[in-house]
RNA sequence: GAAGCAGGCCGGACGGUCGCCGUCGCGUUCGCGCGGCGGAGGAAAGUCGGGACUCCACAGGGCAGCGUAGCGGGCAACGCCCGUCCGCCGUGAGGCGCGGAUCAGAGGAACAGAGACGAGUCCCGGAGGGCCACCCCGGCUGUCGUUGCCGUCGGUGCCUUCGGGGGUGAAACGGCCAAUCUCUACGCGGAGCAACACCAAAUAGGCAGACGACGACGCGGCCCGCCGAGUCUGCGGGUAGGUGGCUAGAGCGCCGCGGCGACGCGGCGCCCAGAGGGAUGACCGUCAUACCCCGCGAGGGGCGUAACAGAAUCCCGCUUACAGGCCGGCUUCACUU
Numbered sequence: 001g002a003a004g005c006a007g008g009c010c011g012g013a014c015g016g017u018c019g020c021c022g023u024c025g026c027g028u029u030c031g032c033g034c035g036g037c038g039g040a041g042g043a044a045a046g047u048c049g050g051g052a053c054u055c056c057a058c059a060g061g062g063c064a065g066c067g068u069a070g071c072g073g074g075c076a077a078c079g080c081c082c083g084u085c086c087g088c089c090g091u092g093a094g095g096c097g098c099g100g101a102u103c104a105g106a107g108g109a110a111c112a113g114a115g116a117c118g119a120g121u122c123c124c125g126g127a128g129g130g131c132c133a134c135c136c137c138g139g140c141u142g143u144c145g146u147u148g149c150c151g152u153c154g155g156u157g158c159c160u161u162c163g164g165g166g167g168u169g170a171a172a173c174g175g176c177c178a179a180u181c182u183c184u185a186c187g188c189g190g191a192g193c194a195a196c197a198c199c200a201a202a203u204a205g206g207c208a209g210a211c212g213a214c215g216a217c218g219c220g221g222c223c224c225g226c227c228g229a230g231u232c233u234g235c236g237g238g239u240a241g242g243u244g245g246c247u248a249g250a251g252c253g254c255c256g257c258g259g260c261g262a263c264g265c266g267g268c269g270c271c272c273a274g275a276g277g278g279a280u281g282a283c284c285g286u287c288a289u290a291c292c293c294c295g296c297g298a299g300g301g302g303c304g305u306a307a308c309a310g311a312a313u314c315c316c317g318c319u320u321a322c323a324g325g326c327c328g329g330c331u332u333c334a335c336u337u
Base pairs, nucleotide, nucleotide: 001333002332003331004330005329007327008326009325010324012287013286014285015284016283017282018281020039021038022037023036024035025034026033027032041308045319046318048317049316050315051314052313053192054191055190056189065188066187067186068185069184070084071083072082073081074080085099086097087096088095089094100183101182105181106180107177108176122166123165124164126162127161128160129159130158132157133156134155135154137151138150139149140148196244197243198242199241206235207234208233209232210231211230215227217225218224251270252269253268254267255266256265257264258263291302292301293300294299
């Protein structure tokens, strides 16, 4: 210098005007007004994993189902994070993980090959056996001759047994696959802030009490009992609406100590959005950067915040998106000293 690897961080600054949400103070004719202070992100996103919290269910244990899986550690917890072993990829810095168990049982293996998971014999040659056939040889019989019978050494073929080699294939009887079922260990109740709690209209309906027509029923004229449209009073549930839950927390910053590290402990300091048809916006000025144009250059001009993206109960993670920039660390190659 070139090409890379891995990690941390930033992702406009300052000021002005007008608005919006929250909060505090003062004023108020109770409608609100004035002033001070605070007001989106590293991912607020996907809603994927784990929790806090709330309600419902629940004796204990087991089964089923789902999830996780080298080993050790961290954490409130996790499928997250750290360390390390092994395997694979990379020259390397590094990256990736579909890494428990196959002597508990089941299931599976494309193509090729004769045969693929209780089987199989394609080719070559070897050994033993069978004695079936043929050949050679010998003997007997008969014939001119072919033939028939017997014997054994040898040869060939066939059958059978044993062991070896070749060939196919990832794998050929000894293994493989657990990301096939299964086994082992550990974990897991359900629904979610539209949870849940409180206050509480109008309308309709409900419950209780009182009244209730020369009314109905009780053989019924009176008393009495009972029914009764309706009227009045009281009660209760739910809805609209309102309030709480709601943001001080597994919190943030700095320093020290322990640990290889994830992380833990201690000290000091800080308060950092809380909307609910859902605020966080619009415009202007100055400046820096990126980008675009002109210029050999110094420089000039343009654009006007640049990328991804907008909290909704909260937290810890993971994943995904991201213009541009900063900070250290490491690797390989080339060159110079």
A computed fold for a 337-nucleotide RNA from a Pseudomonadota bacterium, annotated as Bacterial RNase P class A. Its mean pLDDT, the model's own confidence on a scale to 100, is 76.